A computed fold for a 157-nucleotide RNA from a Bacillota bacterium, annotated as glmS glucosamine-6-phosphate activated ribozyme aptamer. Rfam family: glmS glucosamine-6-phosphate activated ribozyme aptamer. The family's RNA type in Rfam is riboswitch. It was read from a public genome assembly, where an Rfam model found it. Lineage of the source: Bacteria > Bacillati > Bacillota.
[in-house]
RNA sequence: AACGUAACAUCAGCGCCUGGACUCGGGCUUUACGCCCGAGUUGACGAGGUGGGGGAUCUCGGAUCAUCGGCGGGUGACCCCCGGUCGGCCACGACCGUCAGAGGCCCGUCCAAAGGCCGCGGGCGACCGCGGAGACAAAGCGGGCCGGGUGGCCCGG
Numbered sequence: 001a002a003c004g005u006a007a008c009a010u011c012a013g014c015g016c017c018u019g020g021a022c023u024c025g026g027g028c029u030u031u032a033c034g035c036c037c038g039a040g041u042u043g044a045c046g047a048g049g050u051g052g053g054g055g056a057u058c059u060c061g062g063a064u065c066a067u068c069g070g071c072g073g074g075u076g077a078c079c080c081c082c083g084g085u086c087g088g089c090c091a092c093g094a095c096c097g098u099c100a101g102a103g104g105c106c107c108g109u110c111c112a113a114a115g116g117c118c119g120c121g122g123g124c125g126a127c128c129g130c131g132g133a134g135a136c137a138a139a140g141c142g143g144g145c146c147g148g149g150u151g152g153c154c155c156g157g
């Protein structure tokens, strides 16, 4: 250094690339443009999110918007089951998912990261990696307040 085994941790804007875009080399043609072959580069920046199963594929913004296109996976939403709340029990219903009612208001949620700027390293190059200073989100989530069924029986006032 490689391979194998076992354990632990990390894990989804997560992983991959025969299209495209870009770079280099060679060739054809050509004033140029362009075309072909080969080898490469690129191909999602963070925030947020998992009761079980199923089909199926998703929230929020940022960015000089190819973050195009394709494949695989996937915590949103939907259906079923289970569970929770609506005074207790039963049935149904509504809304949710174990911090388990939608909705509304207030407060909070590292300085969001990439990008841009400065610097270092690798590469002929496209581009890749690292460091530094200083920024700019939204949704969601947490806390507080407001905010809740129908029928029967029961309890309390």
Base pairs, nucleotide, nucleotide: 014072015071016070017069019068020042021041022040023039024038025037026036027035028034045061046060047059051081052080053079054078082097083096084095085094086093087154088153089152090151091150092149103146104145105144106143107142108141109140117132118131119130120129121128122127